[in-house]
Molecule: c-di-GMP-I-GGC riboswitch aptamer
Organism: Gammaproteobacteria bacterium
RNA sequence: CUCGAUAAGAGGCAAACCGCUCGAAAGGGCGGGACGCAAAGCCACCGAUCUACCGGAGUCUCUCCAAUGAUAGCGGGGUUGCCGAGU
Numbered sequence: 001c002u003c004g005a006u007a008a009g010a011g012g013c014a015a016a017c018c019g020c021u022c023g024a025a026a027g028g029g030c031g032g033g034a035c036g037c038a039a040a041g042c043c044a045c046c047g048a049u050c051u052a053c054c055g056g057a058g059u060c061u062c063u064c065c066a067a068u069g070a071u072a073g074c075g076g077g078g079u080u081g082c083c084g085a086g087u
Base pairs, nucleotide, nucleotide: 001086002085003084004083012037013036017032018031019030020029021028022027035073041079042078043077045076046075047074048071049070050069055065056064057063058062
């Protein structure tokens, strides 16, 4: 520097679901729990998706628009790193 053997060592993380909790929601945190993960470590920069308290519009019990909110376990990109293999 490249790669990740149906491999192996030390190990690591933890989907759904359940409890508590924060939030308007999407969703987050903690505990339990394991579907999976070779960066499922970190960063919303690009695309995508989700939500709509506030705001805007309308044909106004409702509907639509719209991130500054959310997803790093949607893809790309950036960045750091364990183990192993090859050069």